[in-house]
RNA sequence: UGUUUAUAAAGAAGAAGCGAGAGAAUAGGCUCUUUGACCUUCUGGCAACCAACUAAAAGUCUUGUAAAAAAGAUUGGAAAAUCGGUGCCAAUUCCUAUCCCAAUGUUGGGAAAAUAUAAAGA
Numbered sequence: 001u002g003u004u005u006a007u008a009a010a011g012a013a014g015a016a017g018c019g020a021g022a023g024a025a026u027a028g029g030c031u032c033u034u035u036g037a038c039c040u041u042c043u044g045g046c047a048a049c050c051a052a053c054u055a056a057a058a059g060u061c062u063u064g065u066a067a068a069a070a071a072g073a074u075u076g077g078a079a080a081a082u083c084g085g086u087g088c089c090a091a092u093u094c095c096u097a098u099c100c101c102a103a104u105g106u107u108g109g110g111a112a113a114a115u116a117u118a119a120a121g122a
Stems, first nucleotide, its partner, number of pairs: 001122001003120006013043005021032003026097004044089003049085002058075005093114001098111005
């Protein structure tokens, strides 16, 4: 920089610095922003994607027995989950654009595309 899979209506703060824009791209909207946004740093937090660990049910194997029970290993796996690897902490990915269906004044629903995050691999 491409590819594949999964997820995207939830959740989450403060301080310092900077100084004018910001919300992915293009366009139309609509919001945030000198009562300092965005961004950077520090602290704090959210999240169950990865790694580690792992409750119960249940399965398999070993041991054991007249048959069992019990025990061990392994699979499995929760609303739990320390530390860590990312990531994230305004508004549904802020909304819409393409296609399909239903409406017919507007709209509503679904899919795709694009984007973002994680993991794998090139």

Notes:
Predicted 3D model of a 122-nucleotide RNA (SAM riboswitch aptamer (S box leader)) from a Flavobacteriales bacterium. The prediction has a mean pLDDT of 82.